[in-house]
C1' cells in the first nucleotide's frame, strides 16, 4: 500500500418564527339562582416514534375459561455444558463441512425395531457385477521353425480377473510395496473400520497400547423409533357505564375455551345451537404505561450473564399528535481553480412511523466513524 474477516456506533447539528398531543400548575367561562363535578378557552412548564417501530416466525408477562386431572391424537426441540421468566434464542465447547487464513455454516439422537426410496445412465446400486478391457500359467486349437524332443507366436475356444478405463449424486475401503499368467486385503506397512484395555475431561469427546474376520452403502429436512417439553384462547383478552327491547320462533338433552376417550363438577326447566327483533352507528371510560425498565459504578464469571450500591421516570394517541418555513453549518459524490491550506459551482442525504408490554429471531438500510484480527506485496 492492497484485499478481506469480526464487533460496535452515528445516520445530521445550531438558531428563529408559526403550529400540534398527553400530563402538571394558574386564570377564565355558559347552563332560572348558587355550589360541585364535568365541558370549553387562555398562559406557563416537563416530555413526545425505531434499530429495526416491519414480518407475526418463536417465547413470556397479563387477562378470561377455570377439572391448567389422566390418556390418545397433535405439535415443538434433538451433540455437551452453562445463561434466562421462558424460547426453536444467547454464551462457551466438542465433532463434521467450507476457506491459505482471520473466520463462517451445521440438515448434530437412532439405519442391527420396522416400512420405504436410490429415477435415468450403467455390467452392476447391498452382501451386486462385466460394456471397453487385462491374462494366456492349466487343457485344447491355429500358424511358423525343427528329423525328433521341443521352441516361438496368435489371442481362437474352455477358462481366470475386477487392479485400469467408462456410467453415475453415490460402485461393496484408501495410498504404497510385494506377490501373480494377469489380478485381488491374497500378504505386509500406514490410514480407516471393529473389539478389548488404559489415561485425560463434569460431559459431548480426545489420546495411547494391543488384537483382528480385513469388512453389510446412502437417505430419517422420508414414514418411523427414542428422549425431553406443551391446558386453551387471546388487548379485537378482559372489566365498567350509557342506551334500548320481543324473549318471539325452531331444534337438542345436556353444559364445562381446539378434537376424541376415561374420570370429575354443575344442571331438568336449566343449559346449548340456529333464525328473527331492539339500542349504540360502529358510543364512552378503564385496561394504557413503574417495567424480568433505563443509566452509572463495583465485584464474580473466558463469556452469555448474575449480584450489590447509587441514580432516573424519557409518547400513551383513539381516524389516530411530534409538523411547516427560513438562515447558518456539517457529511457524501462530481467538475473547476490552487504548491498547499483551502475556494467556487452543481447535485445528494438511506430503511422507514408506536397503538398492551417485554426477551429473541428474520428481513430492509444512501452515506460516515471507531476498534480488533487475517492474508498478499514493498521498504527499513
Nucleotide at each position: 500500500g492492497g484485499a478481506g474477516c469480526c464487533g460496535c456506533u452515528c445516520g445530521g447539528g445550531c438558531g428563529a418564527a408559526c403550529g400540534c398531543g398527553u400530563c402538571g400548575g394558574c386564570c377564565u367561562u355558559g347552563c332560572a339562582g348558587g355550589a360541585a363535578c364535568g365541558g370549553g378557552g387562555g398562559c406557563c412548564g416537563c416530555c413526545g416514534a425505531g434499530g429495526a417501530a416491519a414480518g407475526u416466525c418463536c417465547g413470556a408477562g397479563c387477562a378470561c375459561c377455570a377439572c391448567a386431572g389422566g390418556g390418545c391424537a397433535g405439535g415443538g426441540u434433538g451433540c455437551c455444558g452453562g445463561u434466562u421468566a421462558a424460547c426453536g434464542a444467547c454464551c462457551g465447547g466438542u465433532c463434521g463441512g467450507g476457506g491459505c487464513g482471520a473466520c463462517c455454516c451445521g440438515c448434530a439422537g437412532g439405519a442391527c425395531a420396522g416400512u420405504g426410496c436410490c429415477a435415468c445412465a450403467g455390467a452392476g446400486a447391498a452382501c451386486a457385477g462385466a460394456c471397453c478391457g487385462c491374462c494366456g500359467a492349466a487343457c485344447g486349437g491355429c500358424g511358423c521353425c525343427g528329423c525328433g524332443a521341443g521352441g516361438c507366436g496368435c489371442g481362437c475356444g474352455u477358462g481366470g480377473c475386477a487392479a485400469g478405463g467408462g456410467u453415475g449424486a453415490a460402485a461393496c475401503g484408501g495410498u504404497g510395496c510385494g506377490g501373480u499368467a494377469a489380478g485381488a486385503g491374497c500378504g505386509c506397512a500406514c490410514c480407516g473400520c471393529g473389539c478389548g484395555u488404559c489415561g485425560g475431561g463434569u460431559g459431548a469427546c480426545c489420546g495411547g497400547c494391543g488384537c483382528g474376520g480385513c469388512a453389510c452403502g446412502g437417505c430419517a429436512a422420508a414414514c418411523c423409533c427414542c428422549a425431553c417439553c406443551c391446558g386453551g384462547u387471546g388487548c379485537a383478552a378482559g372489566g365498567g357505564c350509557a342506551a334500548a327491547u320481543a324473549g318471539g320462533g325452531a331444534g337438542g338433552c345436556g353444559a364445562c375455551u381446539g378434537g376424541c376417550c376415561c374420570g370429575g363438577u354443575c344442571u331438568u326447566c336449566g343449559c346449548c345451537u340456529c333464525c328473527g327483533g331492539g339500542u349504540a352507528u360502529g358510543g364512552c371510560c378503564c385496561g394504557c404505561u413503574c417495567g424480568a425498565g433505563g443509566c452509572g459504578c463495583g465485584c464474580g464469571g473466558c463469556a452469555a450473564c448474575g449480584c450489590g450500591c447509587g441514580u432516573u421516570c424519557u409518547a400513551g394517541a383513539u381516524g389516530a399528535a411530534u409538523g411547516u418555513u427560513c438562515g447558518c453549518u456539517g457529511c457524501c459524490g462530481c467538475g473547476g481553480g490552487g504548491u498547499a491550506a483551502c475556494c467556487c459551482g452543481c447535485g445528494g442525504g438511506a430503511c422507514a412511523g408506536a397503538a398492551c408490554u417485554c426477551g429473541g429471531c428474520u428481513u430492509a438500510c444512501a452515506g460516515g466513524g471507531c476498534g480488533g484480527c487475517u492474508c498478499c506485496g514493498g521498504c527499513a
Molecule: Bacterial RNase P class A
Organism: Anaeromyxobacter terrae